[in-house]
Molecule: transfer RNA
Organism: bacterium
RNA sequence: CGGCCCGUAGCUCAGUGGUAGAGCGAGCGUCUUAUAAGCGCUGGGUCGCAGGUUCGAUCCCUGCCGGGCCGA
Numbered sequence: 001c002g003g004c005c006c007g008u009a010g011c012u013c014a015g016u017g018g019u020a021g022a023g024c025g026a027g028c029g030u031c032u033u034a035u036a037a038g039c040g041c042u043g044g045g046u047c048g049c050a051g052g053u054u055c056g057a058u059c060c061c062u063g064c065c066g067g068g069c070c071g072a
Base pairs, nucleotide, nucleotide: 001071002070003069004068005067006066007065010024011023012022013021018055026042027041028040029039030038048064049063050062051061052060
């Protein structure tokens, strides 16, 4: 320098145009003499940033930023 993949909750990840979810973790409750485990509930997100397309974008297009891999 070129090519490809990835960026979504504290962490690991789903979600392939129509108001964003799961598991783990956190808080609360229940159970227990108590703790843990189990069960239930709750909170937590400018979907990396900026534009474009569209009635409507996490999703499609462009640029930039960050991470990884390959080539030179």